[in-house]
């Protein structure tokens, strides 16, 4: 002093894919009868099964490709454990702003 690389925080932008079906609890509301409660419908929210689909948290696999005394490193590319499939949150990756390591003058 701000080359170049990271890291973190803040603000922005951010894609894809069933508001799928079914069980179990169930707040509340509504009707019936009416000594009380009990029947019956709806029913938010939780939990749970199966089947379809998605890849851009994360994870894992190869590989161009780098490095190589040893250990290796490595994708936006497959798999899809995970996680998603209205909305909200989340999101690789971008840019912009402070801020910190290195590193180059």
């Nucleotide at each position: 002093u701000c080359u170049a690389c990271u890291c973190u925080u803040g603000c922005g932008g951010g894609a894809g894919a069933g508001g799928g079906a079914g069980g179990c609890u169930g707040a509340g509301u509504c009707g019936a009868u009416g000594u009380g409660a009990u029947c019956g419908a709806u029913g938010a929210g939780g939990c749970u099964u199966c089947c379809g689909c998605c890849g851009a948290a994360g994870g894992c696999g190869c590989a161009a490709c780098c490095a190589c005394c040893c250990c290796g490193g490595a994708a936006a590319c497959g798999c899809u454990c995970a996680g998603g499939c209205a909305a909200a949150a989340g999101g690789a990756c971008c840019g912009c702003a402070a801020g910190g390591g290195u590193u180059a003058c």
A computed fold for a 105-nucleotide RNA from a Caulobacteraceae bacterium, annotated as Glycine riboswitch aptamer. The coordinates come from a structure-prediction model, not an experiment, and the mean pLDDT is 78. Rfam family: Glycine riboswitch aptamer. From the family's description: This family represents the bacterial glycine riboswitch.